[in-house]
C1' cells in the first nucleotide's frame, strides 16, 4: 500500500432479515451470621468508537475517518 474483520455498561461479551439495549462479573444499599466468606433482595451504571447519508424511525443498511487483530504484496 490492497483485503478482511472487530470497535456495545468499570471489564469479558450477547443481541442484528431495522422498531425507544440485555446478561455474567465488578459496583452501592439492604437480608442473613457473633464476625467473615458464601448466599439472597433491590439500585446506580451505556449520545452503541466518531461524521454525514437513506428512512416516518438506525446499534442493525450505505459512505468515510480512527484505534485494535490478522492476511497479502
Nucleotide at each position: 500500500g490492497c483485503u478482511u474483520g472487530u470497535g456495545u455498561a468499570g471489564c469479558u461479551c450477547a443481541g442484528c432479515a431495522g422498531g425507544u439495549a440485555g446478561a455474567g462479573u465488578g459496583c452501592u444499599u439492604c437480608c442473613u451470621u457473633g464476625g467473615u466468606a458464601a448466599g439472597g433482595a433491590a439500585g446506580a451504571g451505556g449520545u452503541c468508537a466518531c461524521c454525514g447519508g437513506u428512512u416516518c424511525g438506525a446499534u442493525u443498511c450505505c459512505g468515510g475517518u480512527c484505534a485494535c487483530a490478522a492476511g497479502c504484496u
The RNA shown here (transfer RNA) has 73 nucleotides and comes from a Pseudomonadota bacterium. Its Rfam family is "tRNA". The family's RNA type in Rfam is transfer RNA. NCBI's taxonomy places the organism under Bacteria, Pseudomonadati, Pseudomonadota. It was read from a public genome assembly.